[in-house]
């Protein structure tokens, strides 16, 4: 230096271009002498700037980060 991928909630992980889910985790009520567990609620997210679209996590440009391959 080139060519390839990958970023989504504290943590892992999904989503044909049509209002973002799951599971642990945390938080707060029930239950329990108390803690587990179990039940209910809650909370928290698309890596950043732009573009296209009526509508973008998704498609297109560009940046940062990692990862793999070449050299």
């Nucleotide at each position: 230096u080139g060519g390839g991928g990958a970023a989504u909630a504290g943590u892992g992980u999904a989503a044909u271009g049509g209002a973002a889910g799951c599971a642990c985790g945390a938080c707060u009520g029930a239950u329990u002498c108390u803690g587990g567990a179990u039940c209910a609620g809650u909370u928290a997210g698309u890596c950043g700037a732009g573009g296209u679209c009526c509508g973008a996590a998704u498609c297109c440009u560009c940046a940062u980060u990692c990862c793999c391959c070449a050299g």
Source information
This is a predicted structure of a 71-nucleotide RNA (transfer RNA) from Planctomycetes bacterium RBG_19FT_COMBO_48_8. It matches the Rfam family "tRNA". It is annotated as a transfer RNA. Gene Ontology term of the family: triplet codon-amino acid adaptor activity. The coordinates come from a structure-prediction model, not an experiment, and the mean pLDDT is 81.